[in-house]
Molecule: c-di-GMP-I riboswitch aptamer
Organism: Nitrosomonadales bacterium
RNA sequence: CGCGCCACUUGGCAAACAUGCUGAAAAGCAUGGGCGCAAAGUCUCCGGCCUAAGGGAAACUAUGGUAGCGGGACUGCGACA
Numbered sequence: 001c002g003c004g005c006c007a008c009u010u011g012g013c014a015a016a017c018a019u020g021c022u023g024a025a026a027a028g029c030a031u032g033g034g035c036g037c038a039a040a041g042u043c044u045c046c047g048g049c050c051u052a053a054g055g056g057a058a059a060c061u062a063u064g065g066u067a068g069c070g071g072g073a074c075u076g077c078g079a080c081a
């Protein structure tokens, strides 16, 4: 330096749920909480999934979400047992 993540240490994040706020909703944010996570850090580029305000007679539809669904891109902590 690269691959890799079976051990240790110090730290990190935070599911369900509760309360409040935002939002049409999905969902997000804050506080508590802690199921889990070695990228559960960032980005919707690709596929999936959720929602359907607006549009449409209806079927349906993303320009709204999900990065804790997977792939990809970029960045990064610990250690070399």
Base pairs, nucleotide, nucleotide: 005078012037013036017032018031019030020029021028022027035068041074042073043072045071046070047069048066049065050064054061055060